Two RNAs folded together computationally: RNase P RNA and transfer RNA, 439 nucleotides in total.

């Protein structure tokens, strides 16, 4: 100095004036708006969108179904260990791949439980001889001779080492052996099985043993096996006001509803569906929360835990803005709506940290 | 805000237990028939199957992300 590689922060600030939601005070009425439940005035001080508020893919809280109960179905995940309110999530670690490295990626139980499927192409796709090799055995045919020996042949045989085919073709190589040949036999490697060391464990290491049965792939195919899941959502839900018309259908206690695919089991008793009718008005749920910020203390970490401080949106047609000055420039994605923990997408620019490689200089 | 569905030719809609080379109709282009036009026959074009990635020898189809575009909810009796 160049090329990378991991991971953090920050998303303009700062005054000035015009404006808006929300809270608290003035604050008490006899005011005001409204049909009521209910709410509001002006002036003051305080606050006022994000790393993603998104997407609605996960998990939890909360709320109503009977605080929810068994078994089938059916839906999730899926190396091992731990965090944790919970997870598909994050933290460490093991195995497999890339990458010189730092580092990254990884749906990664289980094909010898059982079933499907592997077009095309090749002889043969789970079972196979098409081209090659061989001529032991069995047959035949010549020749020499005599009851055999030699050599040739095979719509018979042996053969999976070559050679085509294919993502995959019976573990690879390499000597022995063999008529050629084949784990046939052996040695290194793989690969299964069993002891037995470290490890909480996945897993690794070392010894013997099996010649390879049980044969390749696929479970993001059914399907086993292990864990684990009740449904539905704040337009849940729970109060007040105000209004109004009922009507068909279905079953009525061997029924129907709660209760979602069915069965049992409970509990309730007119209920359940369709159309017609009315009213879209108010509190409440709503914002102290499994959170935040500074710090110590355990842990490799994810987190745990202590002590300290601050209150930091809560509308409901839906605030958060707009112009103007300086700053050198003011530019990306994008707007909360019941509430957290994640993942996964979008993103200008600007700063900082650790760490690898390469080259130079000391 | 909350739940759910779709996406193949210019337009409607087919495809399946994953198998070469996606189809129909209808539009559109050529020819032929006609004096001419429609019709009608004949023949031919035009598809990365919304987009990314993945799993398999092999994806339209599985699987995971992600874009558009649809539909549907209150309460009272």
């Nucleotide at each position: 100095u160049g090329a990378g590689u991991a991971g953090c922060a920050c998303a303009g600030a700062u005054g000035a004036u015009c404006g808006c939601g929300c809270c608290u005070g003035u604050a008490a009425g006899u005011g005001u708006c409204g049909a009521a439940a209910g709410g509001c005035c002006a002036c003051a001080g305080g606050u006022g969108a994000g790393g993603a508020a998104a997407g609605u893919c996960c998990g939890g809280g909360c709320u109503u179904c009977a605080c929810a109960g068994g078994g089938c179905a059916g839906g999730a995940u899926g190396c091992c260990g731990g965090a944790u309110a919970a997870c598909g999530u994050c933290c460490g670690g093991u195995g497999g791949g890339g990458g010189u490295g730092a580092c990254c990626c990884u749906a990664a139980g289980g094909a010898a439980a059982g079933u499907g499927c592997a077009a095309c192409a090749g002889a043969a796709a789970u079972a196979u001889a098409c081209c090659g090799c061989c001529g032991a055995a069995a047959g035949a045919a010549u020749a020499c001779g005599u009851u055999g020996u030699a050599u040739u042949c095979u719509g018979u045989g042996g053969u999976a080492a070559g050679g085509g085919u294919g993502g995959a073709a019976u573990g690879g190589c390499g000597a022995g052996g063999u008529a050629a040949g084949a784990g046939c036999u052996c040695a290194c490697c793989g690969c299964c099985u069993a002891u037995u060391u470290g490890g909480u464990a996945a897993c690794a290491g070392a010894u013997a043993g099996g010649g390879c049965a049980u044969a390749u792939g696929u479970a993001a195919a059914c399907c086993c096996c292990a864990u684990u899941c009740g449904a539905a959502g704040c337009a849940a839900g729970a109060c007040c006001g105000a209004a109004u018309a009922g009507a068909a259908a279905a079953c009525g206690a061997u029924a129907c509803g709660g209760c979602g695919g069915c069965c049992c089991g409970u509990c309730g008793u007119g209920u359940u569906u369709u159309c017609g009718g009315g009213u879209a008005g108010g509190u409440c749920g709503c914002u102290u929360g499994a959170g935040c910020c500074u710090g110590g203390u355990g842990g490799c970490a994810a987190c745990a835990u202590c002590a300290g401080g601050a209150c930091c949106a809560g509308a409901u047609a839906g605030a958060u803005g707009a112009u103007c000055a300086u700053u050198u420039g003011a530019u990306a994605c994008a707007g909360a709506a019941c509430c957290c923990g994640g993942c996964u997408u979008a993103u200008a620019g600007u700063g900082c940290u650790g760490c690898u490689c390469a080259u130079u200089a000391u | 805000g909350g739940g759910c569905g779709a996406u193949u030719a210019g337009c409607u809609c087919a495809g399946c237990u994953g198998g070469u080379u996606a189809g129909a109709g209808u539009a559109c282009c050529a020819c032929g028939u006609u004096g001419a036009c429609a019709u009608c026959g004949u023949g031919g074009g035009g598809g990365u199957c919304g987009a990314u990635g993945g799993u398999u020898c092999g994806a339209g189809c599985c699987c995971a992300u992600u874009a558009u575009c649809g539909c549907c909810c209150a309460c009272c009796a």
It holds a member of the Rfam family "Bacterial RNase P class A". It is annotated as a ribozyme.